[in-house]
A computed fold for a 71-nucleotide RNA from Candidatus Nealsonbacteria bacterium RIFCSPLOWO2_01_FULL_43_32, annotated as transfer RNA.
The prediction has a mean pLDDT of 80.
The organism belongs to Candidatus Nealsoniibacteriota, within Bacteria.
It matches the Rfam family "tRNA". It is annotated as a transfer RNA. Rfam describes the family as follows. Transfer RNA (tRNA) molecules are approximately 80 nucleotides in length.
Formats: sequence, C1' cells, structure tokens
RNA sequence: UGCGGGAUAGUGUAAUGGUAGCACGUUAGGCUCUGAACCUAAAAAUCUUGGUUCGAAUCCAAGUCCCGCAG
Repeated sequence: UGCGGGAUAGUGUAAUGGUAGCACGUUAGGCUCUGAACCUAAAAAUCUUGGUUCGAAUCCAAGUCCCGCAG
C1' cells in the first nucleotide's frame, strides 16, 4: 500500500429491514445468626457522520480503530 473480516449493556454472544435479546456480572430487596447459593426486581448497549426507506444493529457511502492475508 492492496484485499478480506470485524466493532452491539461492565464482559461474552444473538437478532428475515418491523418492541434490541440471552448468559455472566452490577445494584436493591427477600431468604440466612453471617456469607455463599437460591428467589424477585431494576439499571445498563447497536464505533462516528451522512444517504436509501413508512421504518436501519441490519442496505449504501465516507471516516476511525482492531484482526488476518498478500507485497
């Protein structure tokens, strides 16, 4: 430098263009002599900027960062 792939709660990982889920974690309450475990509830995310569309995590363009391949 070229090509390909990727970026989603704190972490990991899903999501036919149509309510952004799940697990672990965190917080609060319950249970307990205390803690763990268990039960209930809550908070928390689509890399950025535009475009297409009635509607975008998803499609298109540009950019940022990460990984791989080639030189």